Background
This is a predicted structure of a 74-nucleotide RNA (transfer RNA) from a Clostridia bacterium. The coordinates come from a structure-prediction model, not an experiment, and the mean pLDDT is 80. It matches the Rfam family "tRNA". Rfam links the family to the GO term triplet codon-amino acid adaptor activity. It is annotated as a transfer RNA.
[in-house]
């Protein structure tokens, strides 16, 4: 130096051939259970979808460049 492939919630991941209000799990908080704890059940909260610019009437999704991890290869 080439090539490939990942960045969405605090942690693990979904999300699609561009569409309506962006999810699930676990964890936190709350509340129910219980003598008490835990387990279990219910809730709420919690995202500038890695930055950046373009395309589209509309972008987590598609196109530039950039950043950051990781695999292969010289």
């Nucleotide at each position: 130096g080439g090539c490939g492939g990942a960045g969405u919630a605090g942690c693990u991941c979904a999300g699609u051939u561009g569409g309506c209000u962006a999810g699930a799990g676990c964890a936190u908080u709350c509340g129910g259970u219980u003598c008490a704890u835990a387990c279990c059940c219910g809730a709420c909260a919690g995202g500038u979808c890695g930055c950046u610019g373009g395309u589209u009437c509309a972008a987590a999704u598609c196109c530039u460049g950039c950043c950051u991890c990781c695999g292969c290869u010289a």
NCBI's taxonomy places the organism under Bacteria, Bacillati, Bacillota, Clostridia.